[in-house]
Context: one part of a larger RNA
RNA sequence: UCCGGCGAGUUGUCGUAUAGAGCGAGGUUAAGUACUAAAAAGGUAUGGAGCCGAAGGGAAACCAAGUCUAAACAGGGCGAAAAAGUUGUAUACGGCAGACCCGAAACCGGGUGACCUACCCAUGUCCAGGUUGAAGUUACCGUAAAAGGUAAUGGAGGACCGAACACACGUCUGUUGAAAAAGGCGGUGAUGAGGUGUGGGUAGCGGAGAAAUUCCAAUCGAACUCGGAGAUAGCUGGUUCUCCUCGAAAUAGCUUUAGGGCUAGCCUUAUUAGAAGUAUAGCGGAGGUAAAGCACUGAAUCGUUGAGGGUCCCGAGAGGGAUACCGAUACGUAUCAAACUAAGAAUGCCGCAGAUAUAUCAAUAGGAGUCAGACUACGUGAGAUAAGUCUCGUGGUCAAAAGGGAAAGAGCCCAGACCGACAGCUAAGGUCCCAAAGUAUGUGUUAAGUGGAAAAGGAUGUGGGAUUUCAAAGACAACUAGGAUGUUGGCUUAGAAGCAGCCAUACAUUUAAAGAGUGCGUAAUAGCUCACUAGUCGAGAAAACCUGCGCCGAAAAUGGACGGGGCUAAAACACAACACCGAAGCGACGGAUUUGUUACAUUGGGUAACAAGUGGUAGAGGAGCAAUCUAUGAGGAAGAAGCGUAAUUGAAAGGUUACGUGGACGAAAUAGAAGAGAGAAUGCCGGA
Numbered sequence: 001u002c003c004g005g006c007g008a009g010u011u012g013u014c015g016u017a018u019a020g021a022g023c024g025a026g027g028u029u030a031a032g033u034a035c036u037a038a039a040a041a042g043g044u045a046u047g048g049a050g051c052c053g054a055a056g057g058g059a060a061a062c063c064a065a066g067u068c069u070a071a072a073c074a075g076g077g078c079g080a081a082a083a084a085g086u087u088g089u090a091u092a093c094g095g096c097a098g099a100c101c102c103g104a105a106a107c108c109g110g111g112u113g114a115c116c117u118a119c120c121c122a123u124g125u126c127c128a129g130g131u132u133g134a135a136g137u138u139a140c141c142g143u144a145a146a147a148g149g150u151a152a153u154g155g156a157g158g159a160c161c162g163a164a165c166a167c168a169c170g171u172c173u174g175u176u177g178a179a180a181a182a183g184g185c186g187g188u189g190a191u192g193a194g195g196u197g198u199g200g201g202u203a204g205c206g207g208a209g210a211a212a213u214u215c216c217a218a219u220c221g222a223a224c225u226c227g228g229a230g231a232u233a234g235c236u237g238g239u240u241c242u243c244c245u246c247g248a249a250a251u252a253g254c255u256u257u258a259g260g261g262c263u264a265g266c267c268u269u270a271u272u273a274g275a276a277g278u279a280u281a282g283c284g285g286a287g288g289u290a291a292a293g294c295a296c297u298g299a300a301u302c303g304u305u306g307a308g309g310g311u312c313c314c315g316a317g318a319g320g321g322a323u324a325c326c327g328a329u330a331c332g333u334a335u336c337a338a339a340c341u342a343a344g345a346a347u348g349c350c351g352c353a354g355a356u357a358u359a360u361c362a363a364u365a366g367g368a369g370u371c372a373g374a375c376u377a378c379g380u381g382a383g384a385u386a387a388g389u390c391u392c393g394u395g396g397u398c399a400a401a402a403g404g405g406a407a408a409g410a411g412c413c414c415a416g417a418c419c420g421a422c423a424g425c426u427a428a429g430g431u432c433c434c435a436a437a438g439u440a441u442g443u444g445u446u447a448a449g450u451g452g453a454a455a456a457g458g459a460u461g462u463g464g465g466a467u468u469u470c471a472a473a474g475a476c477a478a479c480u481a482g483g484a485u486g487u488u489g490g491c492u493u494a495g496a497a498g499c500a501g502c503c504a505u506a507c508a509u510u511u512a513a514a515g516a517g518u519g520c521g522u523a524a525u526a527g528c529u530c531a532c533u534a535g536u537c538g539a540g541a542a543a544a545c546c547u548g549c550g551c552c553g554a555a556a557a558u559g560g561a562c563g564g565g566g567c568u569a570a571a572a573c574a575c576a577a578c579a580c581c582g583a584a585g586c587g588a589c590g591g592a593u594u595u596g597u598u599a600c601a602u603u604g605g606g607u608a609a610c611a612a613g614u615g616g617u618a619g620a621g622g623a624g625c626a627a628u629c630u631a632u633g634a635g636g637a638a639g640a641a642g643c644g645u646a647a648u649u650g651a652a653a654g655g656u657u658a659c660g661u662g663g664a665c666g667a668a669a670u671a672g673a674a675g676a677g678a679g680a681a682u683g684c685c686g687g688a
Stems, first nucleotide, its partner, number of pairs: 001688006011097009021087003026052003032046005056063002066078004100238002103235001107228006118202009127192001129161003132157001136153006165189003169186005204220001206216003213222001241624006251264005265370002267367006274361002277358004282352004292341002297337003302332003308326002310323005373398007381390002403414003418591003424586002429581003432565003438578001441576005451567001457552002461549005467543004478536005484509003489503003515530001519528002592614009625677001628673005635665001642661008
């Protein structure tokens, strides 16, 4: 990993509802007893105790179709008037019990453990060899005697080196090991707080501990084992056949509550009476949002006014004057606001009567599930007008929705799959090839592969529009010539001559024209040039504005920004009109099924027509299939069950038959009973 078997809503009791049955103003017996039976289980009879109902109200006494409250014949509360219950059975759900199954870590009680290990007690035993040489002692020297010295002797020590033995500091190997802690090479202690044998002691709310939460049998922040025990688990996992009808929620309130609950909301089933429901248009309402506005509350611009203040001046003071200072108020002017509004929509909301369309709506009762939501569009808030962010509101989709499109994609666009089938029409989106359908049509645009990622900003890109000026009395550009005189204007200055700076500048003259000068230049002059003018040339030129499509701006880590090929009067973009393709959409054909209505048959439920339906998770409801057993019981050695193959049949679970195998059991149908369906539980057992 696979295969086979086993494996999860049960049982008892009490209650509520529904269905069906008995009896019915009543219904019903319980224990017990008797009988029956080969015996058990059971059955029959008896048993009226008790329970429920027929009357309620009150705390109660008590009263009673009333009663309680109260002073009350008042009002009010609960009742009657409107009247059906009760006892079995079945089903659903609930309470109490382990209560769908498996799963803790733990808690408590009784025992078993010190053959491992810790410490202790008793009694034994072990430590090759070598080294060092303490005290003491002796002799001699020494002293008054000592002290002391020298040499021997001696053999001390948690002494030294080093085997056995014990330990475990380093490293290598080993790591599904040779080994659930070892092996190799080195290391430490090795007469000691030493090692070790045997026997004994201390026990879990405990012992032991040269102390590490260390050890107490490979188990230790409290051993192991049996029991309480199926502890509890608001947690995780799992929960087994089919088809049909409907079909949610991820919200509110409360919660030691937030991943749990309860009630409501939303789903389903039954019953009830109606047409109350929904949409559209009409009419009647309430409102204070958007936009707007500035009378109010505040914010805030400029001007005028100028209370009051500051500063300066006059004055001894009182007081007076000045002010391009600040500035209340008022007026004018241009503004801003979720917590501003004199005024004010669209939508939405409430109501009304009839109309049209549709088929919902409400109450009561049974059963739920849901309380983590996601993205998207629009309207807010939080955040940074960040987030695949957080938080609300309204709609959509997903959740619980398949199909087509968006290359690929839960939440985007189109569209809601009952079934069948090599035909039709369309939606979104497409029509050169991959790849179904236009290498279609018309008019333009783009040259950037823009299309096929991006801003501020930049630019004689190019198309369209509209405006002004100049122009055959010759424009614009280019070329030729001129561009002068008073004068070097005045001032300033070392100098200042058109051109450092200041002043004046509509100075004047000669002119076709020429500034008291546009720039370069010089120390200052000089020089070059422009404005301006003439000529040559010969037809458009210049400027700013609005707008379409492009260009630059444009740097990221493997090579990659149309799905690809590839595309340029397009296969890009804009506009127009036509055709086609394109889905499980729609229509057509055949069939199934649900609900409603009608018709005909019926009262054991049918047949037909018409209409509307038939995606679906949690979940509610309905109808069935299969296996085992019980009762009745066909068949079976002329071959039962089981197994294999094939055929056939049903909407499915499934059924039937033939042949083979097998070798003794065993259907159908009806009713009943439950150990009643496996692919998942790191499921359990066995096998490969």

This is a predicted structure of a 688-nucleotide part of an RNA (large-subunit ribosomal RNA, domain II) from an uncultured Eubacteriales bacterium. Rfam family: Bacterial large subunit ribosomal RNA.